[in-house]
RNA sequence: CCGGUUGGUCAGGUGAUCGCGGCGCGGUUAACUCCGCGUCGAGGAAAGUCCGCACUCCAUAGGGCAGCAUGCCGGGUAACACCCGGAGCGGGGAACCGCUGGACAGGGCCACAGAAACAUACCGCUGCAAAGCAGUAAGGGUGAAAAGGUGGUGUAAAAGACCACCGGCGCAGCAGUAAUGCUGCGGCCAGGCAACCCCCAUGUGGAGCAAGAUCAAGCAGGGACAAUGCCGGCCUUUGAGCCGGCGGGAGAUGACCCGUCUUCCCCAAAGUCCCGGGUAGAUCGCACGAGCGAAACAGUAAUGUUCCGCCUAGAGAGAUGAUCACCGCGACAGAAGCCGUCCCAUUGGGAUACCCUUCUGUUGAACAGAAUGCGGCUUAUCGACCGGCCGGGGAA
Numbered sequence: 001c002c003g004g005u006u007g008g009u010c011a012g013g014u015g016a017u018c019g020c021g022g023c024g025c026g027g028u029u030a031a032c033u034c035c036g037c038g039u040c041g042a043g044g045a046a047a048g049u050c051c052g053c054a055c056u057c058c059a060u061a062g063g064g065c066a067g068c069a070u071g072c073c074g075g076g077u078a079a080c081a082c083c084c085g086g087a088g089c090g091g092g093g094a095a096c097c098g099c100u101g102g103a104c105a106g107g108g109c110c111a112c113a114g115a116a117a118c119a120u121a122c123c124g125c126u127g128c129a130a131a132g133c134a135g136u137a138a139g140g141g142u143g144a145a146a147a148g149g150u151g152g153u154g155u156a157a158a159a160g161a162c163c164a165c166c167g168g169c170g171c172a173g174c175a176g177u178a179a180u181g182c183u184g185c186g187g188c189c190a191g192g193c194a195a196c197c198c199c200c201a202u203g204u205g206g207a208g209c210a211a212g213a214u215c216a217a218g219c220a221g222g223g224a225c226a227a228u229g230c231c232g233g234c235c236u237u238u239g240a241g242c243c244g245g246c247g248g249g250a251g252a253u254g255a256c257c258c259g260u261c262u263u264c265c266c267c268a269a270a271g272u273c274c275c276g277g278g279u280a281g282a283u284c285g286c287a288c289g290a291g292c293g294a295a296a297c298a299g300u301a302a303u304g305u306u307c308c309g310c311c312u313a314g315a316g317a318g319a320u321g322a323u324c325a326c327c328g329c330g331a332c333a334g335a336a337g338c339c340g341u342c343c344c345a346u347u348g349g350g351a352u353a354c355c356c357u358u359c360u361g362u363u364g365a366a367c368a369g370a371a372u373g374c375g376g377c378u379u380a381u382c383g384a385c386c387g388g389c390c391g392g393g394g395a396a
Base pairs, nucleotide, nucleotide: 001392002391003390004389005388006387007386008385009384010383012327013326014325015324016323017322018321020041021040022039023038024037025036026035027034043367047378048377050376051375052374053373054372055208056207057206058205062258063257064256067204068203069202070201071200072086073085074084075083076082087100088099089098090097091096101199102198106197107196108193109192110191122140123139124136125135126134127133128132148166149165150164151163152162153161167189168188169186170185171184172183173182174181175180212284213283214282215281221275222274223273224272225271229246230245231244232243233242234241247265248264249263250262251261252260253259291310292309293308295306296305297304298303329364330363331362332361333360334359335358336357337356340352341351342350343349344348
C1' cells in the first nucleotide's frame, strides 16, 4: 500500500426573523381568556409487531391434565428464543462464519431407479468337461444411501477370516463445574429422517393503554333459559317469612376435571342469550425510570458494586416547523506551493506523477416521524471517521 473479515462513533453547527406545544414565573381576564419572560421539545433504527417483561383488569386464587414454547455446557440479566465464554461438527488458505437433546421406548417413511432399501445376488469371479449345480460379496451397475475405510497376509476365487493404521461403538482409568477430551483394552461393526408423530428436560393463567380508574349527564325497559327436594329451629297471626344443615341445579375462573366463590331451589336470577332505548362529555392513566453519564474496583467477558454528576418530548386528529446568512463535511474540475525524480550546467533555471497544504468554481447529503414504557432481535440506509485480526506485495 492492496484485498478480506470483524467491532465501534456520529447522524451537521451557529445566528437572526416569523410560527407551534409542554412546564415555570409575572401581569390580565367572566373564563388557561390574552400578553410578556425563561426553559425544554423525534430515531439509530422512532420501522417490523418477532420475543421477553413492567403495569392494568379478570380475581378471593389454587391443584391436576392438556396445549404451547425452548433445546450442547457454563455464566449474565427483572426476564428472554437475547448477550458473554467454552465444547463438538461443518465451510474457508486464514482471520472468521454457520449448526447443536433423544433413532436401543414405540409407530411411520425412504419415491423413482435398482436384483435387493431391516437385507440381497443382476452382471461378474472361481470350482466341477459343458448344461447345470456349488461357493463368493473383492470388481461393475442403480441410487441420496447397498454388510465401515486404506494397505497387506491369505484363498480355487473372496471376505474383519487375520494383521497394521484410521473411523464408529462398548468398558475402564485420568483431567475438567460441565458439554467433552486423552490413554488403555475389546473384532462388537446394519443405515437415514424427529422444522414426521413421538419421548425426555425446563418453562408457561388469560387479555391488553382502544388495558383500566374517577367525575358529570342521560334513558325504558321487555322476553327466554335449570331440578325431585328433605330435616330441624324461630315468629302474635299456621300461612307466609327468616335462619341453619344435607342434597340438587345454574354461573364465574382461556378448553376439561377437582377445588373455591356467587346465586337459586313448594317457580324463582347473581348469571347467560335475544329484542329495544339512552350516552360518546371531562379529568387521570402520561413519563423520576430494572433512567443517563464519568471514575474506581471485581471479572477472560457479558455484567455487577461503590461514589459523584444530570433531568433530556408528552401531543390528542394529533405540537417539535419555515425562510435567510455564514461556517463545517464529502465529490468533481482548475491554479499555486511542497517533497522526490529528470534535464541544463550553477551559486541557480526548466519539466513533472502520486500524497499533502492553500485558494477558486460547480455540486451532494440517505433510510426515515414518538403515541404506555423498557431490554433485545430483524429489516432499510447517503456519507464521514476510529480500531482489531488474517493474507499478499514492497521498503528500511
Model confidence (mean pLDDT): 77 of 100. Bacterial RNase P class A from an Anaerolineae bacterium, 396 nucleotides, folded computationally. Taxonomically the source falls in Anaerolineae (Bacteria, Bacillati, Chloroflexota). The sequence was found by an Rfam model in a public genome assembly.